Predicted 3D model of a 74-nucleotide RNA (transfer RNA) from a Candidatus Limnocylindria bacterium.
[in-house]
RNA sequence: GGGCUCAUAGCUCAGUUGGUUAGAGCACUUGCUUGACAUGCAAGAGGUCCGCCGUUCGAGCCGGCGUGAGCCCA
Repeated sequence: GGGCUCAUAGCUCAGUUGGUUAGAGCACUUGCUUGACAUGCAAGAGGUCCGCCGUUCGAGCCGGCGUGAGCCCA
């Protein structure tokens, strides 16, 4: 320098064909349970989906550029 893949909650990830308001597990908070802790049960908080631009009535999803990470080639 060229090619491919990826970027969504604190962490690991799902989100198919663009439209029902963005989800799961773990972690976290509160309550119940215990002498206390753990487990268990119930509830809750936490994201403007890496950035910008574009397409569209509508974008996490499609296109372009950029940034970052991984792999391959040179």